[in-house]
Molecule: transfer RNA
Organism: Candidatus Dadabacteria bacterium
RNA sequence: ACGCCCGUGGCUCAACUGGUAGAGCAUCGGAUUCCAAAUCCGAGGGUUGGGGGUUCGAGUCCCUCCGGGCGUGCCA
Numbered sequence: 001a002c003g004c005c006c007g008u009g010g011c012u013c014a015a016c017u018g019g020u021a022g023a024g025c026a027u028c029g030g031a032u033u034c035c036a037a038a039u040c041c042g043a044g045g046g047u048u049g050g051g052g053g054u055u056c057g058a059g060u061c062c063c064u065c066c067g068g069g070c071g072u073g074c075c076a
Stems, first nucleotide, its partner, number of pairs: 001072007010025004019056001027043005049065005
């Protein structure tokens, strides 16, 4: 330098053919318990890496930039 993949709650990952973002764990509250653990019930937490475009509508399509990973090179 080129090619490919990835970037989504605190963490690990979903989200079909574009239709308005969900699960587990963690956290917080409650129930239970003498207390705690375990178990059960509930709650909060994201504008999807940044910017722009297309569209009635973008996590999803297009352009660009940033970050991470893998592979293949070039020069002296």